[in-house]
RNA sequence: GGGGCUGUAGCUUAGCAUGGUUGGAGCACCCGGCUGAUAACCGGGAGGUCACCGGUUCGAAUCCGGUCAGCCCCA
Numbered sequence: 001g002g003g004g005c006u007g008u009a010g011c012u013u014a015g016c017a018u019g020g021u022u023g024g025a026g027c028a029c030c031c032g033g034c035u036g037a038u039a040a041c042c043g044g045g046a047g048g049u050c051a052c053c054g055g056u057u058c059g060a061a062u063c064c065g066g067u068c069a070g071c072c073c074c075a
Base pairs, nucleotide, nucleotide: 001074002073003072004071005070006069007068010027011026012025013024020058029045030044031043032042033041051067052066053065054064055063
C1' cells in the first nucleotide's frame, strides 16, 4: 500500500440481510425488602452522541459514501 471483519450502557452483548411503537438483556452500580449480619434471592432506579462525518428517505443502530480505531490476510 491492497483486501476482509469488528465498533451498540462501566463490562459482555441482542437487534442490523427485510428501515417504522419509548434500542433490549445479563453482570456491575444506586435505593428498598428479606437476614442477627453478609451473600443469595425479590422489587425498583439510574445509565446509550448505536465509533465519527455526510448522503438517501416522510422516517436510519439498520441502506449508501467517506474518515477513525482494533484485529486478520496479502504484498
Background
The RNA shown here (transfer RNA) has 75 nucleotides and comes from Cuniculiplasma sp. It matches the Rfam family "tRNA". Rfam classes the family as a transfer RNA. Taxonomically the source falls in Cuniculiplasma (Archaea, Methanobacteriati, Thermoplasmata, Thermoplasmatales).